[in-house]
Molecule: transfer RNA
Organism: Anaerolineaceae bacterium
RNA sequence: GGUGAUAUAGCUCAGCCGGUUAGAGCGGUGCACUCAUAAUGCACAGGUCGGUAGUUCGAGUCUACCUAUCACCA
Numbered sequence: 001g002g003u004g005a006u007a008u009a010g011c012u013c014a015g016c017c018g019g020u021u022a023g024a025g026c027g028g029u030g031c032a033c034u035c036a037u038a039a040u041g042c043a044c045a046g047g048u049c050g051g052u053a054g055u056u057c058g059a060g061u062c063u064a065c066c067u068a069u070c071a072c073c074a
Stems, first nucleotide, its partner, number of pairs: 001073007010026004019057001028044005050066005
């Protein structure tokens, strides 16, 4: 320098062929249970879906460019 993949909650990840309100597990907080702790159960908080544009009635999802990480080629 070229090609490809990935980027969604604090962490690890799902999210189908574009559709109405964005989810799970772990973690956090509160409550219940217990003499107490752990475990367990319930509830709650936490997201400008990497960034900027574009397409569309409608974008986490499609397109272009940029950024970061990883892999391959040279």